Notes: This is a predicted structure of a 680-nucleotide part of an RNA (large-subunit ribosomal RNA, domain II) from Candidatus Spyradosoma sp. SGI.093. Model confidence (mean pLDDT): 84 of 100. Rfam family: Bacterial large subunit ribosomal RNA.
Context: one part of a larger RNA
RNA sequence: GUCUGGGAGUUUACGUAUGCAGCGAGCUUAAGGCUUUACGGGCCGGAGGCGCAGCGAAAGCGAGUCUGAACAGGGCGUUCAGUUUCAUGCGUAAUACCCGAAGCGGAGGUGAUCUACCCUUGACCAGGUUGAAACUGAAGUAAAAUUCAGUGGAGGACCGAACCGAUAGACCUUUAGAAGUCUCCGGAUGAGUUGAGGGUAGGAGUGAAAGGCUAAUCAAACCCCGUAAUAGCUGGUUCUCUUCGAAAUAUAUUUAGGUAUAGCGUCCGGCGCUGACCCGUGGGGGUAGAGCACUGAAAAGGCUAGGGGACACACCCGUCUACCAACCCUUAUCAAACUCCGAAUACUGCGGGGUGAAGCCGGGCAGUCAGACUGUGGGGGCUAAGCUUCAUAGUCGAGAGGAAAACAGUCCAGACCGCCGAUUAAGGCCCCAAAUACAAUGCUAAGUGGAUUCAAGGAUGUGAUUUUACACAGACAAUAGGGAUGUUGGCUUAGAGGCAGCCACCAUUUAAACAGUGCGUAACAGCUGACCUAUCGAGUGAAAUUGCGCCUAAGAUGAUCGGGACUCAAGCAUUGAGCCGAAGUCGCGGGAUCCGAAAGGAUCGGUAGAAGAGCGUUCUGACAGCGGUGAAGUCAAGACGGCGAGUCUUGGUGGAGCGGUCAGAAGUGAUUAUCCAGAC
Repeated sequence: GUCUGGGAGUUUACGUAUGCAGCGAGCUUAAGGCUUUACGGGCCGGAGGCGCAGCGAAAGCGAGUCUGAACAGGGCGUUCAGUUUCAUGCGUAAUACCCGAAGCGGAGGUGAUCUACCCUUGACCAGGUUGAAACUGAAGUAAAAUUCAGUGGAGGACCGAACCGAUAGACCUUUAGAAGUCUCCGGAUGAGUUGAGGGUAGGAGUGAAAGGCUAAUCAAACCCCGUAAUAGCUGGUUCUCUUCGAAAUAUAUUUAGGUAUAGCGUCCGGCGCUGACCCGUGGGGGUAGAGCACUGAAAAGGCUAGGGGACACACCCGUCUACCAACCCUUAUCAAACUCCGAAUACUGCGGGGUGAAGCCGGGCAGUCAGACUGUGGGGGCUAAGCUUCAUAGUCGAGAGGAAAACAGUCCAGACCGCCGAUUAAGGCCCCAAAUACAAUGCUAAGUGGAUUCAAGGAUGUGAUUUUACACAGACAAUAGGGAUGUUGGCUUAGAGGCAGCCACCAUUUAAACAGUGCGUAACAGCUGACCUAUCGAGUGAAAUUGCGCCUAAGAUGAUCGGGACUCAAGCAUUGAGCCGAAGUCGCGGGAUCCGAAAGGAUCGGUAGAAGAGCGUUCUGACAGCGGUGAAGUCAAGACGGCGAGUCUUGGUGGAGCGGUCAGAAGUGAUUAUCCAGAC
C1' cells in the first nucleotide's frame, strides 16, 4: 500500500417546546407494601409536586393589593385549563460525538549491573632519555662560602608501546555499528588506569560546573494511580430521496481564527392585504455640478496707504523708485473641513394598484462573525499593487451550461428527468471547428491587426476636410547668363575693400543687383546666395483639423495572433442580408411538491443549516408461514420491480436453520481520523 473485520451525538436526572394519549378544576403518585404464571405484570400507598389568586420586604389584607395623608395618581394583578406518562428537538449537570497533548499531583513504588562521586580491598604501567637534593674525593678558605670530578636517582620531568582518551580528515549514514572503522592525534609514576564488593535517588542524589550524569530517558528518571486531566486547537464522524435555504455584518468582549445578543435561514401557530415593486401626490435636504456673496488660497495689471532703497536734509517738511505691498478697481482662477446657488438619484408621509416560496406578530431549531473579485463613488498608498479600508450593485462563495485558446469573481444564461426535434443569447461563420472565402463603400502595407490601444518626443508614410500665397501677363524645380556704379560707405584698426567689431543702411544706372546670405583671404582676390532675364510649360508652396499607419519599444529553456495561415483581407471603419451557437426558450413524453371540486396551472441549481418521507441491519412480542423434495451464507444471471437507499426470481455452491406482516427496543449503515487489528 491493498483487502477483510472493528471504529464516533450515547445513557441518567432536571428544565423547556412540540406531537400522540389519559383524566380534567383538578391531575399525579415517590419510597414502600400486597399479589402473581416470578414478569418489561396487576393492585395498594396522597407523604409530596403542579394547578385552582393576587399584592406587599413583611406584619398582613384579598379581586384586589402596594405606595401614600389621600376616597388622588401610579405599579403589579383581577378575562384566558391544567396535569401525568410516552416520543422527539434543544438546554444544563455529568467523560457527554470520537481520537490527540506538552503537562500537574501522589506520606505510592522500582532503579547507581549504564553513569557521577565516595568507601573497603586488590591489580597494572615494554623500552629509551634527562640527571634535582644529598653524599664522597679533590681544589679552595683562618674557618666558611665556592668550584671541579664522581656517586646518587628526584620529577602532577621528556620520547614512546600496553592502557586510558578522542584533535583533524575520509568512509559509513533504511549502517557491520541507535556513535563504528581507517589514517592522524592527547596523556602514558599520576589530580593515573582498572577488577571485585559496598554507599548516596527524584525537587532528591552526584557534579575539577557542561544544566552534565542518575540503565539508548533528564531545566526534574522510570512504573503505577488521580485519568476518559484539560485542549476557545487540528483531524475524523458511516443509508436514501423530497422541500426551503443562509452568513462572512452591527454591538460587546483579557476580545480579535472564540463567544453572547441582534441581523440573515428554516419549521409550527396566529393575523390577513398590510409586502417587494409600480403609479399619483406631498415633503425635507446641501451631494454632483456650478459659483466667488462669506471663510481662506491665488496670477497679471491699475490706483495707492504702509514698509524698504536712493537723493536731499541740523530738525521739521520733502523728491525719486522696472523694490515689497494692504484696501479698492479691471481681467483670469482654486477649495473634504468655503457657499449667493443647486440637480439626478436616494429617503419619506398620504392615496391607489399589487395573493407574493410576499409581509407582520409569537414560539421551536439553527448555521454564520477569515470573505473574494468586477463596475461605480470615496479615504490611505505613488489617482502603485492580485494592496488596504468604507459605501453601492453584480457574480463567485453555495452555480452546472455557452463565450473569453486554457482561466472561482468578466460576458450570456440559472441545470427535476428523457428526446439523433425547433428557435435564439453572448460570441461567432477560410481550415483545424458548427455556421458567409456573403453583399456595399472606404481605409491600412505596418503582418499594423496580433504586448493591455504603453508615453513624452520625432518624421515630405498615406487618406479626408479647411484656410492661405504664387501661377499661361508663365509660377515651383532645373539649366544658362547677369548680379553693376558713387564705394575700399563712415568709424575703428597694423590692415578691416559686402562678410572681426561699432554706426548708418543712402543715392545712381537698371530687366535686376543687398552699403550684402554663407564659404573664403593677413587684407584684397575667388566661390555662392538674395534679386533679374532666357529656356521649359502647369500647377507649386505654407499652415490647420482629422482617419489609419511608422520610429521611440529591453529578460531571462523555443518560438507563435489558440494554431495553420490571412493583404481591394480571413485586418480596421460604416452599413445590409443570412446562418451557426447554451442544460436559456419552445415542442413531445415522464416524475415530485403545492394550489384547485375538476379541467388545469405554478414550482423543482444548491454549501452551512432547518423541515419532511422512507430503505436496510440485530434483537423482542403477536399472528400467519418456509426448510434435507435443501434454510442462512456465497457465486452468477435476469435490466424483474422501485426516483433512490434496495428488493425479488432463477441457476450453481452450501448443508441447518430462516424470513414475511403489524408493533416495539437499539452496541443500527464507513473510501478517508499520518485511525485500530489481522492477512497478503